This is a predicted structure of a 79-nucleotide RNA (c-di-GMP-I riboswitch aptamer) from a Deltaproteobacteria bacterium. The source organism's lineage runs through Bacteria, Pseudomonadati, Myxococcota and Myxococcia. Of the family's consensus pairs, 95% are formed in the model. The sequence was found by an Rfam model in a public genome assembly. The prediction has a mean pLDDT of 82.
[in-house]
RNA sequence: UCAAGAUAAUGCCAAACUCUGAGUAAUCAGGGGACGGAAAGCCACGGGUCCGCCGGAGGUGGACGGCCGGGUUACCUAC
Repeated sequence: UCAAGAUAAUGCCAAACUCUGAGUAAUCAGGGGACGGAAAGCCACGGGUCCGCCGGAGGUGGACGGCCGGGUUACCUAC
């Protein structure tokens, strides 16, 4: 350095549920809360799923990065 990764260390994130608020909706923000996570950091680039509108095919505008890839940056080191 690459690969790999633990009943290790230091920290980090936070599912369901719930309270308040936003949105037609998917869903989101904040508080509580931890099922999990080694990129559950970042980027909507490819695919996927979901919602709205139009619709014959399909188109269009959104949502999800904790659905799968891709790009990129990064902490630690038992075997």